[in-house]
RNA sequence: GCCUCCGUAGCUCAGCCCGGCUAGAGCGACCGACUUGUAAUCGGUAGGUCAUGGUUUCAAAUACCAUCGGAGGCU
Numbered sequence: 001g002c003c004u005c006c007g008u009a010g011c012u013c014a015g016c017c018c019g020g021c022u023a024g025a026g027c028g029a030c031c032g033a034c035u036u037g038u039a040a041u042c043g044g045u046a047g048g049u050c051a052u053g054g055u056u057u058c059a060a061a062u063a064c065c066a067u068c069g070g071a072g073g074c075u
Base pairs, nucleotide, nucleotide: 001074002073003072004071005070006069007068010027011026012025013024020058029045030044031043032042033041051067052066053065054064055063
């Protein structure tokens, strides 16, 4: 230098291919119930510029372009 893949909650990820519900799950955090107390269990709450910027579209996490970062491969 070239090719491929990845970037979504504090962590691990789904959703993207085929655009349309208010963006979700598990773990974690916090509050409550239970318990003499803790753990476990159960109920609830908060937490997101969907890497960044732009384009297309009535509408973009999803399609397109550029950039940034990471992983792998080729030379």

Record summary: RNAcentral holds the sequence, with entries from ENA. The RNA shown here (transfer RNA) has 75 nucleotides and comes from a Microcaldota archaeon. Its Rfam family is "tRNA". It is annotated as a transfer RNA.